[in-house]
């Protein structure tokens, strides 16, 4: 410089034909033990990397910019 992946709660990932984001772990508090783990309820925590376009309506399409990671030169 050229080309492709991939970004979504603290952490690892889910989320398809566009319609108000989930899931184990971890964190709180309850139950449940004599106490502990294990278990079981309940909760909290997301501007979905960032900015534009298209839409009645965007994680999702579409152009861009950055960030990793891989290939080519």
């Nucleotide at each position: 410089g050229c080309u492709g992946a991939u970004g979504u709660g603290g952490c690892u990932c889910a989320g398809u034909u566009g319609g108000u984001a989930g899931a184990g772990c971890a964190c709180c508090g309850c139950c449940u033990u004599g106490g502990u783990a294990a278990g079981g309820c309940g909760g909290a925590g997301g501007u979905c990397a960032c900015g534009g376009g298209u839409u009645c309506g965007a994680u999702u399409c579409c152009c861009g910019u950055c960030a990793u990671c891989a290939g080519c030169u």